[in-house]
RNA sequence: UUCUUAUCCAGAAAGACCGAGGGACUUGACCCGAUGACGUCUUGGCAACCUCCGCGUAACGCGGGAAGGUGCCACCUUCAACCACACUUGUGGAAAGAUAAGUU
Repeated sequence: UUCUUAUCCAGAAAGACCGAGGGACUUGACCCGAUGACGUCUUGGCAACCUCCGCGUAACGCGGGAAGGUGCCACCUUCAACCACACUUGUGGAAAGAUAAGUU
């Protein structure tokens, strides 16, 4: 890098450094940001994909744990865009993206 599967309305911030944009891409909307965002580092935390324990299984499921590998800690993946249905604003799905585990 490719492909497959699963999940994406829950949860979880302080300090230091930096200094102007940032919320993936395009357009629009809505937000965050010199009362310092975004990013980096340290510490802390959340969660439970891999993982560990117990019980029951045909596949697998349920309950519990958090030492280790990841991930995450504004806004539903911030929202819409394409399709369908209901109907002027919603619901469901798709696409794209993110993360994990495997695969190439």
Molecule: SAM riboswitch aptamer (S box leader)
Organism: Niabella sp.